Transfer RNA from an Acidobacteriota bacterium, 76 nucleotides, folded computationally. RNAcentral holds the sequence, with entries from ENA. It matches the Rfam family "tRNA". The family's RNA type in Rfam is transfer RNA. The organism belongs to Acidobacteriota, within Bacteria.
[in-house]
RNA sequence: GGGGAAUUAGCUCAGCUGGGAGAGCGUCCCGUUUGCACCGGGAAGGUCACCGGUUCGAAUCCGGUAUUCUCCACCA
Numbered sequence: 001g002g003g004g005a006a007u008u009a010g011c012u013c014a015g016c017u018g019g020g021a022g023a024g025c026g027u028c029c030c031g032u033u034u035g036c037a038c039c040g041g042g043a044a045g046g047u048c049a050c051c052g053g054u055u056c057g058a059a060u061c062c063g064g065u066a067u068u069c070u071c072c073a074c075c076a
Base pairs, nucleotide, nucleotide: 001072002071003070004069005068006067007066010025011024012023013022019056027043028042029041030040031039049065050064051063052062053061
């Protein structure tokens, strides 16, 4: 320098034909318990990496940028 993959909640990830943003774990509250844990119920938490474009509508499509991983090439 070139190719590929990934980036979504605090963590691990799903969202596969463009229309409702989600799960598990964690956190907080309530119930249960003498108390803790377990268990049951509930809640909070997100500019979907960033900038622009297409579209009535974008996490999803297109272009660019950034970071991480990976393969290849180069190293006089």

Its mean pLDDT, the model's own confidence on a scale to 100, is 81.